[in-house]
RNA sequence: GAACUCAAGAGUUUGAUCCUGGCUCAGGACGAACGCUGGCGGCAUGCCUCAUACAUGCAAGUCGAACGAAGUGCAGUAAUGCGCUUAGUGGCGGACGGGUGAGUAACGCGUGUGCAACCUGCCCUAUACAACGGGAUAACACAGAGAAAUUUGUGCUAAUACGGUAUAAGACCACAGAUAGGCAUCUAUCAGUGGUAAAAGAUUUAUCGGUAUAGGAGGGGCUCGCGUCCCAUUAGCUAGUUGGUAGGGUAACGGCCUACCAAGGCUACGAUGGGUAGCCGACCUGAGAGGGUGAUCGGCCACACUGGAACUGAGAUACGGUCCAGACUCCUACGGGAGGCAGCAGUAGGGAAUAUUGGGCAAUGGAGGAAACUCUGACCUAGCAAUGCCGCGUGAAUGAUGAAGGUCUUCGGAUUGUAAAGUUCUUUAAUUGGGGAUAAAUAAAUGACGGUACCCAAGGAAUAAGUCACGACUAACUACGUGCCAGCAGUCGCGGUAAUACGUAGGUGACAAGCGUUGUCCGGAAUGACUGGGCGUAAAGGGAGCGUAGGCGGCUUGGCAAGUUAGGAGUGAAAUCCCGAGGCUUAACCUCGGAACUGCUUUUAAAACUACUAAGCUUGAGUGAUGGAGAGGAAAGUGGAAUUCCUAGUGUAGCGGUGGAAUGCGUAGAUAUUAGGAGGAACACCAGUGGCGAAGGCGACUUUCUGGACAUUAACUGACGCUGAGGCUCGAAAGCGUGGGGAGCAAACAGGAUUAGAUACCCUGGUAGUCCACGCCUUAAACGAUGGAUACUAGAUGCUGGAGGUACGACUCCUUCGGUGUCGCAGUUAACACAAUAAGUAUCCCGCCUGGGGAGUACGGCCGCAAGGUUGAAACUCAAAGGAAUUGACGGGACCCCGCACAAGCAGCGGAGCAUGGGGUUUAAUUCGACGCAACGCGAAAAACCUUACCAAGACUUGACAUCGCUUGACAGGUGUAGAGAUACACCCUUCUUUUUGACAAGCAGACAGGUGGUGCAUGGUUGUCGUCAGCUCGUGUCGUGAGAUGUUGGGUUAAGUCCCGCAACGAGCGCAACCCUUGUGAAUAGUUGCCAAUAUUAAGUUAGGAACUCUAUUCAGACUGCCAUGGAUAACAUGGAGGAAGGUGGGGAUGACGUCAAAUCAUCAUGCCCCUUACGUCUUGGGCUACACCCGUGCUACAAUGGUCGCUACAAAGAGAUGCGAUAUGGUAACAUUGAGCCAAUCUCAAAAAAGCGGUCUCAGUUCGGAUUGUGGGCUGCAACUCGCCCACAUGAAGUCGGAGUUGCUAGUAAUCCCGAAUCAGCAUGUCGGGGUGAAUGCGUUCCCGGGGUUUGUACACACUGCCCGUCACGCCAUGGGAGUUGGGAGUACCCGAAGUCAGUGACCUAACCUGCAAAGGGAGGAGCUGCCGAAGGUAAGACCAAUGACUGGGGUGAAGUCGUAACAAGGUAGCCGUAUCGGAAGGUGCGGCUGGAUCACCUCCUUU
Repeated sequence: GAACUCAAGAGUUUGAUCCUGGCUCAGGACGAACGCUGGCGGCAUGCCUCAUACAUGCAAGUCGAACGAAGUGCAGUAAUGCGCUUAGUGGCGGACGGGUGAGUAACGCGUGUGCAACCUGCCCUAUACAACGGGAUAACACAGAGAAAUUUGUGCUAAUACGGUAUAAGACCACAGAUAGGCAUCUAUCAGUGGUAAAAGAUUUAUCGGUAUAGGAGGGGCUCGCGUCCCAUUAGCUAGUUGGUAGGGUAACGGCCUACCAAGGCUACGAUGGGUAGCCGACCUGAGAGGGUGAUCGGCCACACUGGAACUGAGAUACGGUCCAGACUCCUACGGGAGGCAGCAGUAGGGAAUAUUGGGCAAUGGAGGAAACUCUGACCUAGCAAUGCCGCGUGAAUGAUGAAGGUCUUCGGAUUGUAAAGUUCUUUAAUUGGGGAUAAAUAAAUGACGGUACCCAAGGAAUAAGUCACGACUAACUACGUGCCAGCAGUCGCGGUAAUACGUAGGUGACAAGCGUUGUCCGGAAUGACUGGGCGUAAAGGGAGCGUAGGCGGCUUGGCAAGUUAGGAGUGAAAUCCCGAGGCUUAACCUCGGAACUGCUUUUAAAACUACUAAGCUUGAGUGAUGGAGAGGAAAGUGGAAUUCCUAGUGUAGCGGUGGAAUGCGUAGAUAUUAGGAGGAACACCAGUGGCGAAGGCGACUUUCUGGACAUUAACUGACGCUGAGGCUCGAAAGCGUGGGGAGCAAACAGGAUUAGAUACCCUGGUAGUCCACGCCUUAAACGAUGGAUACUAGAUGCUGGAGGUACGACUCCUUCGGUGUCGCAGUUAACACAAUAAGUAUCCCGCCUGGGGAGUACGGCCGCAAGGUUGAAACUCAAAGGAAUUGACGGGACCCCGCACAAGCAGCGGAGCAUGGGGUUUAAUUCGACGCAACGCGAAAAACCUUACCAAGACUUGACAUCGCUUGACAGGUGUAGAGAUACACCCUUCUUUUUGACAAGCAGACAGGUGGUGCAUGGUUGUCGUCAGCUCGUGUCGUGAGAUGUUGGGUUAAGUCCCGCAACGAGCGCAACCCUUGUGAAUAGUUGCCAAUAUUAAGUUAGGAACUCUAUUCAGACUGCCAUGGAUAACAUGGAGGAAGGUGGGGAUGACGUCAAAUCAUCAUGCCCCUUACGUCUUGGGCUACACCCGUGCUACAAUGGUCGCUACAAAGAGAUGCGAUAUGGUAACAUUGAGCCAAUCUCAAAAAAGCGGUCUCAGUUCGGAUUGUGGGCUGCAACUCGCCCACAUGAAGUCGGAGUUGCUAGUAAUCCCGAAUCAGCAUGUCGGGGUGAAUGCGUUCCCGGGGUUUGUACACACUGCCCGUCACGCCAUGGGAGUUGGGAGUACCCGAAGUCAGUGACCUAACCUGCAAAGGGAGGAGCUGCCGAAGGUAAGACCAAUGACUGGGGUGAAGUCGUAACAAGGUAGCCGUAUCGGAAGGUGCGGCUGGAUCACCUCCUUU
């Protein structure tokens, strides 16, 4: 400053994080299409596909004022006149307008120049003219040919048609001049001489035409600079090719064409070839830079059925002209003809898809004409289409009982919702009726659109809303249905019974006459990065050097002005975009003015920088001189140790090898050892993050030859430099060729082991090879995964090669240059890390990357003897692949610690019999649950009925149980009959309570009850387990981009995250510990039912008495590392000691952190949802849960003498007891029975404790062990003991003689062993829970097994190793390579044939105009015909390229739950990987060389701190 002003992100890799990186979405646009829906108007737009084929109509004619003629009308008697129409001659126009985009990668287009190398009808201006004559011809007439198209002959006629002659201002040509200018050829002007060439009239007084010349305007032609797609897996192309000379040709320049001469021309700044494509103004998008597009409108180009060719003309190589060839269609009388919608409509076809065979010349424009006028599918308009843009409407206000209905519901309500109804209004649009234009340039005439726009009136809310979405991205949620089905999906992903994700409904959100979907483009995407990216580990540095082109380049001065900067001029068409106005009611749309068009050209100026040029400089670079260091390279020679072999000696039975073995060698004398010899290869120690080299790489010693670096010096050159596409050279190992050599080692191979197998790891052998010479190969984890060069930017400290200072010199110290390491600041980085040897800050040059897989593969090219190398895709497929770091988990990783974890012990289990539980099987049923530890004597602390849930049979249906309504009145009880019983019937008895209400019972009706039916993976609650393990967290602070870390790690210590010390942490919480109970000691208090020392007493603590003791039960005390010593850090703590009943949590119990296991339980209970409702509910009887070839768990009893058996004699604790415990006495062998004292319990009872002790007997046996099994007879409980209880007695007397592999418990009052009690319970315990009695052994210790805690490390795991994951094989599908070939296509080459036609030649044949001539005839000029060059289509031949297809074949991708193995990720169980060779079903193994992107341990070096 009016013209501007403008930039957003999200989802998805992970357990989580940061980064890299792709995929996807939100926006805008469209000539669109499809689905659903659809009121009006305005303005635009409408075959993007088959440049496919076209029926029909129209799209270019006009002029009678150029001409003759014909027809016809009017007037006239007629002559004639005036008109009109028409074919023809003639003129102008059919080269414009309209269509399409096939071709074209080109001066085609765009932009800017040039033409001194050009043309131009109509139009404008100016000048000069238009004189004299002539011969034909169409029309027409006649006669023919033909089906037709068409055409032949004869005859007549006119012109502004066509010739001839004249004239020539000016024009042109030739000749030789002058002046001026320029750009080399030249141009302009002037004057002179000679030559050449014009013309047309019409109509009637006004014009229109004609000829020549000059100029203008507008149009066209040619030339040049710059710009203009993809492929290099297209690298060489070119003979008229490039140039010259001469000629021809053209309007004009030019190899445009021809002849001759020369050999050039283009190309990595991409020629040639292939593919694709009309170009632009502009349009879409974008902040912009860019990217994409090239519809409508405008400019240019090209084309007109396909190919070729010319004619006419001012202009064409001509869309609605001609000729030829070809294909196709049509007509035909078969002889021949006709045609070209990519004009407007329209048709067929194609397609996802694109309109009427409309009206009009009224306007604008065009052609002709003097004009009237005619023509005009250009154009103006109407029709069709929501195809797009814009505008309007579908009503407005009020209206709470928050209506009804719908939906949801916790049943209370919420929502739809002021929404509706109702009340009061309005009438835009639509409808009907009436009026009715502007646009016309009017003084007058002329309106297709159109009775349209617009105006007035009428009536009535009346006629007018859908589409998509609602998991996140992304605004918007509930119910039902479905049940990994049906389906959805842009990405992530939803759906396997409670789906906000599928379908429907209600509700909600968004947009709206549209809304969604699909397709395409831009954006977001900084994801090709100019603006504006990267390359250590994510994709990405070439293996290394030398060097060409190219790019870039030190200091000073002068010049120049190409780049650069500034000003001016021209151009950048119009339209579009933008700004300001204006016109349609508004807007879209249109109009005007401006700005802009960022460009190109030209001119003037500046001179800092870059370039160029000239002259210098020395610091970059190089040379010289003087030195020292070095596994730098090549060749020749020499040396010793060792292995192996040979010979000889000694010597004897083994050697060798391994985890352990075997194969192998050895009595034919090995191994071992001694001596001598042979041969090949490699060079111990020195040796070192030491040295050298460009990299690969280089290691005994000596000699010769030779490269480079470094230091000092400052004599010389004077920018000579850096980088480096192509190119060239070098390039480990393996491998190849030829010839040698061959000791050791050692792919392949053989054998032995291992193993499920073992094409491996281990062992014994062993060939290529390893070595040498020469020649190839050219690749590696060729790595610092880090291109080269230069400069700058804190330090510290080693090693190495020099030099200098101090000093005579040495040590030391200091300074400095080169190299090689480590640490570290700033800075950088996603982090890890890098950090003067940069991955920091900058500059220059090169190489490379753009998601993963397919694939470093295929095809093609190049290289190679081969192996192979190099260059290097696509289809298809996935939504990831990946880097660094974090927290876990895991490891056949490391370290520390703990635990009856191992070890040391004791006793068992596993073997037997039995008990019990489980599996399995069976069954009508054997109800259900629990399944590694953590199911299995578990739920069940009691299955004969009941329980009971199961089965069979029989019954009931508001029900066995609860609430509510109505009616009735009891209900209950007893007896009898039938029945298995439930039940049914009958009889007897009775009549609740304060009146009602009520309680109870029966009947009736429905609401409902009921369910041990399902889901523990919908849940609550409860429980198990890791684990009584020591852990799990938080606040604030600090560190980190972040996940996270720190705290909680470290040094000690502990049972303990227990405590102490230290520490960027300081505190806190849940856990640990303590508080609670019990037990161990004492005290106080209290003494009954307990106790009894003293005093009495008794058969007896029986009684009196006592309150001391025991005991009971309440309250206290006590133990705290408190004290001592030692160790430790003066700590925590540990060890020992004292005292003490007890000593280091005294013993035991209760107590279970954050969490894990979708752990268990819907059958304890509760509960959502689903399911059943005369049954999956309820009742009854009987059966089953107790079955039995078998397997497993847990127990009991044993196998005996530490015992059995018999007799005698002791000593507990803790409990229970009224439907109970039951003394005593009697009976019975006993179980038990009878009796019933006492006790609601420190009183009575159960109750005997047993093992033990003492004594007797048995004497090692299947027994006096063991007691199963069975028989008989009894007992008890109970309605009932058959299925199916317990006990007793007698008889019977099985297995079993200590238990394989394996496995369990226990560290002290413990194990073991012995009894006692209780719960459940009518009865039933070897189980369970408690109680006491007797009462051990062992523990060196933490290597190993198991479990756990902590730290650290690796990880490709995170459902977390029961993880992840590789390859072959088999099957399905998909795309693709090879392939004998086959088919097709476009392009090119060579040759043959050669239409039309131009040109050239000829032209004996033909010919009106002019000339000669009386005529005949001749001449001039022209033509037909013929010949030649070129030449389209066609044909032939050999190739190259592209596409399709092809038996068979190769690998690749993908899929479901397949097969074989286990290669990789942890030290992945042989560390892995790279290159190469070889072998093997497969992953893969092995050899050689290399790398760390290898764990662990040890050592060396360096660094940091002290």